Transfer RNA from a Bdellovibrionales bacterium, 74 nucleotides, folded computationally.
The sequence was found in a public genome assembly.
The prediction has a mean pLDDT of 80.
Rfam family: tRNA. Rfam classes the family as a transfer RNA.
The organism belongs to Bdellovibrionales, within Bacteria.

RNA sequence: GCGCUCGUAGCUCAGUUGGUUAGAGUACGUGGUCGACAUCCACGGGGUCCCCUGUUCGAGUCAGGGCGGGCGCA
Numbered sequence: 001g002c003g004c005u006c007g008u009a010g011c012u013c014a015g016u017u018g019g020u021u022a023g024a025g026u027a028c029g030u031g032g033u034c035g036a037c038a039u040c041c042a043c044g045g046g047g048u049c050c051c052c053u054g055u056u057c058g059a060g061u062c063a064g065g066g067c068g069g070g071c072g073c074a
Base pairs, nucleotide, nucleotide: 001073002072003071004070005069006068007067010026011025012024013023019057028044029043030042031041032040050066051065052064053063054062
C1' cells in the first nucleotide's frame, strides 16, 4: 500500500427486512434481607450508537469519505 472484518453503557455483547422507549449480563449507587459480612431480592443512575456528509417520512441498521482496532496479502 491492497483486501476482509469490527467500532452500541465503565467492561463483554445483543439489536431480525430501516419502523417509533436503544437493550441484556456484569460493574456502580440506594434500599431490603442478615447479629454483621457475603449471597440473594427490588429499584435507580449511566449512551451525541467512533466522526462528517448523504439517502429516506423515518438511520444503531443503507450509501460515500475519514479515524481507530484485529486478520490476511504484498